[in-house]
Overview: The RNA shown here (transfer RNA) has 73 nucleotides. RNAcentral holds the sequence, with entries from ENA and MGnify. Its Rfam family is "tRNA". By type it is a transfer RNA. About the family: Transfer RNA (tRNA) molecules are approximately 80 nucleotides in length. Gene Ontology term of the family: triplet codon-amino acid adaptor activity. The coordinates come from a structure-prediction model, not an experiment, and the mean pLDDT is 81.
């Protein structure tokens, strides 16, 4: 330098013929205990990397930019 994949909650990740976002862990509150741990119940906290386009509607499709990983040179 070229090519491919990837970017969603604090972390690891799901999420399709485009219809307004979820799981596990973590965290917070309550219960339990003399007090903790464990356990039980409840709670999602999000500019969906950025900008623009298409559309009634975009995490999803298109273009450009940026970060990361891998391959080739």
């Nucleotide at each position: 330098g070229c090519c491919a994949c990837u970017c969603u909650a604090g972390c690891u990740c799901a999420g399709u013929c485009g219809g307004u976002a979820g799981a596990g862990c973590a965290c917070c509150g309550c219960c339990c205990u003399g007090a903790a741990a464990a356990g039980g119940c409840g709670g999602g906290u999000g500019u969906g990397c950025c900008c623009a386009g298409u559309u009634c509607a975009a995490u999803u499709c298109u273009g450009g930019g940026g970060g990361g990983u891998g391959g080739c040179a």